[in-house]
RNA sequence: ACGUUGACCAUCGCAAUCGCUGGCUUCGUCUUCGGACGAAGCGGGAGGAAAGUCCGAGCUCCAUCGAGCAGAAUGCCGGGUAACGCCCGGUGGCAGAGAUGCCGAGGAAAGUGCCACAGAAAACAAACCGCCGUAGCUGCCUGAAAAGGUGAGCGCGGUAAGGGUGAAAAGGCGAGGUAAGAGCUCACCGCGUUCUCGGUAACGAGAACGGCAUGGCAAACCCCAUUCGGAGCAAGGCCAAAUAGGCAGGUGUACGGGACCUAAAAAUCCCGGAGAGGGUGGCUCACUCGAGCCUGCGGGUAGGCUGCUUGAGAUGUCCCGGUAACGGGCGUCCUAGAGGAAUGAUCGCGGACCUUCGCGAAGACGACGACGCGAAGGAACAGAACUCGGCUUACGGGCGACGCUGAA
Numbered sequence: 001a002c003g004u005u006g007a008c009c010a011u012c013g014c015a016a017u018c019g020c021u022g023g024c025u026u027c028g029u030c031u032u033c034g035g036a037c038g039a040a041g042c043g044g045g046a047g048g049a050a051a052g053u054c055c056g057a058g059c060u061c062c063a064u065c066g067a068g069c070a071g072a073a074u075g076c077c078g079g080g081u082a083a084c085g086c087c088c089g090g091u092g093g094c095a096g097a098g099a100u101g102c103c104g105a106g107g108a109a110a111g112u113g114c115c116a117c118a119g120a121a122a123a124c125a126a127a128c129c130g131c132c133g134u135a136g137c138u139g140c141c142u143g144a145a146a147a148g149g150u151g152a153g154c155g156c157g158g159u160a161a162g163g164g165u166g167a168a169a170a171g172g173c174g175a176g177g178u179a180a181g182a183g184c185u186c187a188c189c190g191c192g193u194u195c196u197c198g199g200u201a202a203c204g205a206g207a208a209c210g211g212c213a214u215g216g217c218a219a220a221c222c223c224c225a226u227u228c229g230g231a232g233c234a235a236g237g238c239c240a241a242a243u244a245g246g247c248a249g250g251u252g253u254a255c256g257g258g259a260c261c262u263a264a265a266a267a268u269c270c271c272g273g274a275g276a277g278g279g280u281g282g283c284u285c286a287c288u289c290g291a292g293c294c295u296g297c298g299g300g301u302a303g304g305c306u307g308c309u310u311g312a313g314a315u316g317u318c319c320c321g322g323u324a325a326c327g328g329g330c331g332u333c334c335u336a337g338a339g340g341a342a343u344g345a346u347c348g349c350g351g352a353c354c355u356u357c358g359c360g361a362a363g364a365c366g367a368c369g370a371c372g373c374g375a376a377g378g379a380a381c382a383g384a385a386c387u388c389g390g391c392u393u394a395c396g397g398g399c400g401a402c403g404c405u406g407a408a
Stems, first nucleotide, its partner, number of pairs: 002403005008397002011351004016346003020045002023042008047381001051392002054390005059232004064286001066285004071228005076090005091105001092103004106223002111221002113217003128163002130159005136154003139150004171189002174186003190212001191210008236306004246297006255272005277289003313333004318329004353378008
């Protein structure tokens, strides 16, 4: 100098003036007795991501917190956590020289499917070039002929070692062997089975036996294991007010018996039957409510209060356990609650950071860097809205550790 990684800051502090807003206290005025308004004082008021709305919850409501199917999510092992798809540690693999980073990391002998083009052939998968053998045909040589030789060409047979194609081609490499080759044989590696040792485990190391299935893709369908109600603070609760318990269409009940009552009925209650419609992810079943329900049009209100901030809270050069994430203990603190949405503006003094310039000191001549002083300028991404744990994305700066390189 470059790189990797960890936590941190986020322009800060003090003070003044003006402005906005919540809380508490005191006083005053009004009051429909709920509270409202004003004044004074005290003390608060936007992030590390508040963003994304991607996961998980707390909380609220609806339920039947029943079964099954479909669907979805996660996917090595162990631990943490309220929980998670998150975090920590480890195993295996990949990338890198390394610090370190990344992994959609269960199953390919359950089945189906895909692997373009090129190539002979892309998985029950092979012969284009080549290598070897063979005298059947042609050719050539010897010979008067018969016959013999020759593997040159064709044909026939063997081969998968060499070459070619490709992302990937019938385990790899070396030796032997063979007509030439091939796990054909052997050693080593790889693979499979069994056993031993270490480890909680994923897995690792070793030994014996065996020539041994000749691929990849599941971020293809699929199989396996585990998990999964829904809607959401615009949830929900209270108060007040207003209107048209309006109109139209569809569908269903109005059944039986008893009690009460009566002149008889109606209404009411109980039992039985039937049953539209309903029950907060889809479908089916079960269960349950049930005499009204469903659809469309039209009208009124959309005001006030609450939920609303003490929490799975924050914090400490603290203690204990743990490799760590984290857990427990002791102590300290209360840190926005707006409601169309406040949290701001100005001035002064001082500080930290960055850039540029100048000076000094130091120093091996010089430069850079580090240190000190001065001047000028600058400071990124970006605003709470019920709350919290994560992940992802955007972004300025210094500090620590580690890796690597160069110079002295």